[in-house]
RNA sequence: AGAGUUUGAUCCUGGCUCAGAUUGAACGCUGGCGGCAGGCCUAACACAUGCAAGUCGAGCGGUAGAGAGAAGCUUGCUUCUCUUGAGAGCGGCGGACGGGUGAGUAAUGCCUAGGAAUCUGCCUGGUAGUGGGGGAUAACGUUCGGAAACGGACGCUAAUACCGCAUACGUCCUACGGGAGAAAGCAGGGGACCUUCGGGCCUUGCGCUAUCAGAUGAGCCUAGGUCGGAUUAGCUAGUUGGUGGGGUAAUGGCUCACCAAGGCGACGAUCCGUAACUGGUCUGAGAGGAUGAUCAGUCACACUGGAACUGAGACACGGUCCAGACUCCUACGGGAGGCAGCAGUGGGGAAUAUUGGACAAUGGGCGAAAGCCUGAUCCAGCCAUGCCGCGUGUGUGAAGAAGGUCUUCGGAUUGUAAAGCACUUUAAGUUGGGAGGAAGGGCAGUUACCUAAUACGUAUCUGUUUUGACGUUACCGACAGAAUAAGCACCGGCUAACUCUGUGCCAGCAGCCGCGGUAAUACAGAGGGUGCAAGCGUUAAUCGGAAUUACUGGGCGUAAAGCGCGUGUAGGCGGUUUUUUAAGUCUGAUGUGAAAGCCCUGGGCUCAACCCGGGAAGUGCAUUGGAAACUGGGAGACUUGAAUACGGGAGAGGGCAGUGGAAUUCCUAGUGUAGGAGUGAAAUCCGUAGAUAUUAGGAGGAACACCGGUGGCGAAGGCGGCUGCCUGGACCGAUAUUGACGCUGAGACGCGAAAGCGUGGGGAGCAAACAGGAUUAGAUACCCUGGUAGUCCACGCCGUAAACGAUGAGUACUAGGUGUUGCGGGUAUUGACCCCUGCAGUGCCGCAGCUAACGCAUUAAGUACUCCGCCUGGGAAGUACGGUCGCAAGACUAAAACUCAAAGGAAUUGACGGGGGCCCGCACAAGCGGUGGAGCAUGUGGUUUAAUUCGACGCAACGCGCAGAACCUUACCUGGGCUUGACAUCCGCGGAACCUGGUGGAAACACCGGGGUGCCUUCGGGAGCCACGAGACAGGUGCUGCAUGGCUGUCGUCAGCUCGUGUCGUGAGAUGUUGGGUUAAGUCCCGCAACGAGCGCAACCCCUAUUGUUAGUUGCCAUCAUUAAGUUGGGCACUCUAAUGAGACUGCCGGUGUCAAAUCGGAGGAAGGUGGGGAUGACGUCAAGUCCUCAUGGCCCUUAUGUCCAGGGCUACACACGUGCUACAAUGGUCGGUACAAAGGGAAGCGAAACCGCGAGGUGGAGCCAAUCCCAUAAAGCCGGUCUCAGUUCGGAUUGGAGUCUGCAACUCGACUCCAUGAAGUUGGAAUCGCUAGUAAUCGCGGAUCAGCAUGCCGCGGUGAAUACGUUCCCGGGCCUUGUACACACCGCCCGUCACACCACGGGAGUCGAUUGGUCCCGAAGUGCGUGAGCUAACCCGUAAGGGAGGCAGCGUCCUAAGGAAUGGUCGGUGACUGGGGUGAAGUCGUAACAAGGUAACCAAUCGAAUU
Repeated sequence: AGAGUUUGAUCCUGGCUCAGAUUGAACGCUGGCGGCAGGCCUAACACAUGCAAGUCGAGCGGUAGAGAGAAGCUUGCUUCUCUUGAGAGCGGCGGACGGGUGAGUAAUGCCUAGGAAUCUGCCUGGUAGUGGGGGAUAACGUUCGGAAACGGACGCUAAUACCGCAUACGUCCUACGGGAGAAAGCAGGGGACCUUCGGGCCUUGCGCUAUCAGAUGAGCCUAGGUCGGAUUAGCUAGUUGGUGGGGUAAUGGCUCACCAAGGCGACGAUCCGUAACUGGUCUGAGAGGAUGAUCAGUCACACUGGAACUGAGACACGGUCCAGACUCCUACGGGAGGCAGCAGUGGGGAAUAUUGGACAAUGGGCGAAAGCCUGAUCCAGCCAUGCCGCGUGUGUGAAGAAGGUCUUCGGAUUGUAAAGCACUUUAAGUUGGGAGGAAGGGCAGUUACCUAAUACGUAUCUGUUUUGACGUUACCGACAGAAUAAGCACCGGCUAACUCUGUGCCAGCAGCCGCGGUAAUACAGAGGGUGCAAGCGUUAAUCGGAAUUACUGGGCGUAAAGCGCGUGUAGGCGGUUUUUUAAGUCUGAUGUGAAAGCCCUGGGCUCAACCCGGGAAGUGCAUUGGAAACUGGGAGACUUGAAUACGGGAGAGGGCAGUGGAAUUCCUAGUGUAGGAGUGAAAUCCGUAGAUAUUAGGAGGAACACCGGUGGCGAAGGCGGCUGCCUGGACCGAUAUUGACGCUGAGACGCGAAAGCGUGGGGAGCAAACAGGAUUAGAUACCCUGGUAGUCCACGCCGUAAACGAUGAGUACUAGGUGUUGCGGGUAUUGACCCCUGCAGUGCCGCAGCUAACGCAUUAAGUACUCCGCCUGGGAAGUACGGUCGCAAGACUAAAACUCAAAGGAAUUGACGGGGGCCCGCACAAGCGGUGGAGCAUGUGGUUUAAUUCGACGCAACGCGCAGAACCUUACCUGGGCUUGACAUCCGCGGAACCUGGUGGAAACACCGGGGUGCCUUCGGGAGCCACGAGACAGGUGCUGCAUGGCUGUCGUCAGCUCGUGUCGUGAGAUGUUGGGUUAAGUCCCGCAACGAGCGCAACCCCUAUUGUUAGUUGCCAUCAUUAAGUUGGGCACUCUAAUGAGACUGCCGGUGUCAAAUCGGAGGAAGGUGGGGAUGACGUCAAGUCCUCAUGGCCCUUAUGUCCAGGGCUACACACGUGCUACAAUGGUCGGUACAAAGGGAAGCGAAACCGCGAGGUGGAGCCAAUCCCAUAAAGCCGGUCUCAGUUCGGAUUGGAGUCUGCAACUCGACUCCAUGAAGUUGGAAUCGCUAGUAAUCGCGGAUCAGCAUGCCGCGGUGAAUACGUUCCCGGGCCUUGUACACACCGCCCGUCACACCACGGGAGUCGAUUGGUCCCGAAGUGCGUGAGCUAACCCGUAAGGGAGGCAGCGUCCUAAGGAAUGGUCGGUGACUGGGGUGAAGUCGUAACAAGGUAACCAAUCGAAUU
């Protein structure tokens, strides 16, 4: 620090996801040791049991018990003294700390900084005092009640308990005269003196009272900060303030009476939801974000609610009272309780520990102290919960062992890993030793202080004694032995790490992208590897990455995003200059910012984690001193921003009134006659009742042709005949005036197309809805004929549009060029024009710059500033709910659940278009001949069958694989056999090989015989062949052509397909290859940021057309001779053969063309513009075809899916299709005669002559290994005859009979011949095929395969046409361009209803609950107030009786918790039914959108069930 994921690829936008760190965690697998930390996040749910707050006898009355001593004597009892001392009580101090929890609380809290009107026990310091009296009461005793808890009555008693009096330095009150108000003693010691022998007295210590200070703690006040919601906008009557009472420790509406009417709020009051706050913690570069366990500070709470008492302090966790819920006890009458203390239990939960030890240390309470208490605390236990450290050995060791895995079978890997050898002993184990945490305390002494005192007491020092839960401590030594100690996750990419097997869209995986449908590095297992390691993974959560809420640090033309436009309030921002101030700003100082933590540094545990010391930091707040540039405030000035005045001209700017002509329609009248109208074509419709057309007149409404223009005006919407009136704004010019008066603008207010709504008019044309006619599969549409709202006017609503420049407003700056509108200036001119120029608008092009690109570019989307609005993935959704507005329609505001991993912008390359342009092709057209109809042949489908083997399926399967199925072939079926096999290699053994007879059988095969003993040799043996045996293996036309090679088809013999370098572009890519010409051609030329090159094209190759040379046998024969015959002599001139040449290149001429390429015409030439034909097939496409040619991975079969044999089948037959043959006849059939080829083949062959047969053929065997012989007569043609338009002398199917040939064998199932038979068929519907010249058509000949079998296939020659105007259309193709939502690429994509399943949500008669407001009733405990006829010790009066003061019970009352009643608000749960939404491999209906998407689309409105 980034990465994956939208696409065919690219850039951008944008979301989702990952890698990191972290946790009070949990879960899965695993688990050796130690140190340090941490451990109910959920039910503030309920709690059994034990413990957690007591202590003081030196405050008091007293005392059970124990010990010692003494006395009495009854000798085992009583009494007394001393020591010790339980439990209870009175009294004091402490139970307000410590410990727990986070429910409540959004401010009565917390944090930071300040403040004044307060209190403060114990503690510290100072001052003054501590005198003298009184009356009670618990305990106790007696007695009564009660189950208990507990209570009543009578009697006795003490105090540091309680109450007066005295005194009053200071204190408090005051009318300044005065007045008020305290106390308590206890303990130790003691020389004098006194004594009732208890003490007094003195002294020391502690205590007590009053008061002043301090310290500590607490209370109160102020400012700032402190979560979300505006779908919460208004809240408030003690409310805000004042005066005066009351109250408090104290200020204050804290409370009350009166008076005033205030107070808070868009800088967010009120309400709702959520939440203890902070230091800090986690993360982050930081700013921030999240969080508030442990530790520390503050607050709140203690079963729920209320209340006070006591006290220095509480409205009190382990106190009281009341109410409520719950639990427990009960004798039913009544009582008791509060773990959110430590353990522990149940429950909840994914989940969180021991009913442990000790007060040894630290601290707290009490005490004079010893000491007691202390679940605070210190320790231990449990838990890998986290952090840190250590170990599970070390070295050597190659036969690279065995085993495992993989394998190309060679090997590789596990792997120096193991074993083996040599060592070590940390940790664990056993054993022995052994710190520190201990300071203090007691006793004894010493010194100092106090004092009368060497007593006491306090303090120092010395000696002695004593205190450790942890603890079998840490640590150190010894012993033994590699001994006791490794797992988890991952291995497709991100992301380090790869193979095999199994599985077969199954099982499963998955954080995202995505894997799995028979070769899965993605599932599962294994081997191997990678990462971390006593842990490792997963899940959850936070921050980060995310600049993805952007302060640092984002955006808004098209990706999400500029309000439709203006006026303007608050607010924000604001020109030049002088002076002042010091709020902001800057700087210094001071205080504070607790400790801990983080950071730096030093130190201590062996290191580290951890702990300790010091420092820094804590970006903050406050106080104070200073500065004055900038911003702000005050005062003054200025003119350039802004505005006003004056003079001009421009304009569909607005409103009102009037007026004009053209046109449509209608009415009236005339002329006139059969049509008109309408459409792609029609029809509905109008018209003989007279239309359309035409003429004249009239009516009425609406809109304003030409001018008219990227011209004008307006803020936008918008504005268009002409005239008048009223009126707004902008612009130009020159001066003057005011003096910053400005810009923007949340709310607010106004304007605001069309449609729509209300009321009243108007209504010509047009025209939703609607009706009819067409179209169509349908047509609720497009088209046509009609037609109502509406469109128009007035008034009032609505308030939205793709209200768009998809671009908020204002200001300034930043190259130009060229139009145009308005006004002005200058030169010149008679003037117009023209030229230069200023301002204000409005367009185009373009530089810098910006932009993802497209593009923008002085009219910015550039550079800056100011202000406003808006955005944060797609869908759900601009929807629901709530609110506001509206007559309604609806508008504005505006979510969530759920769901997806994309949605999107711009550009690129393709492909496609019922887009465009250019061009080509037997593509159409023009022609010729066919197919489709018939019969037959052949192939296919289907059907049938035991089997009808398999493959090929649009073009590009179907006379295809098959260049030839009777057996064989053959792969199929039935049956019979074989199992190392029909075939290959290896081993052993025997035998030469081989030939041959018989029996059984359908054969394969089995059995029984006969003949035969070979070749080479180094004499060991070997080669070949046969039989037998064993196992390795053979074999498979079994599957997968979607695992493959090779080969092939096709687009297409179409002209294309690419590369290097350069250049352009962020990039995909582009350029080149486009453009202008031209060509069959990316063929060539020209131009050009391209220059070159490659594969294709062309040429080179073969055949053919002309010819030269050479060569003449088997070829040829002009001349000479000869024959029946080129038969022979002769010859090689010619033909021909076959080798090598020549020839054709737009070379020449003319026209056109850009001086080009080229093209048109011509000459010459056998041939002329690639002469004709062939071979030759670019990059690629179709997962095209072939595993049954061959090869081959994988899978499958192995007495069978292999192999052998016989027979059958591939030849079936209601049917359908393809390809052919023969025909339908006279351009013909038939009969007779007669002529002319080419190219081939021939030895298991072609086979002549001759003879036989009607013929197929037979006999025969010459010749030929072929320019020699044979196949082999070519046929159409030509010359004659006949047939005469008919199912025929056409046609030949079918069938009967008889034969021939091949072959072991023609039954299933061959071909041919002869005789007889003589079917359909009279030129073929829709549709469709081939062909452009030696072509089509027509005629025959040959060959391969082959024993035999061709109408098929491949070749050969003979005869030999017609037509092409042309490129509009059909099909296919090429180039350029355009649109695109397609990229599996239009056989694409994709929308909505309906049907089904699931999911979440809204409405919903209601219903249940929570919370809250106002109203009313009742009102516990309790404070206050009032009363108090009952009761009453202390003080006062009185001799007394009695009275007074004060108090108590009781009663009343204000307030008030809980409770109750009716009624509102808000929120939540649930709900028959219902609504839309989302999701869901193969449902239905259509085809709306994307191309001109076939009616351009979209936006708003209306209509429709939905596309309309």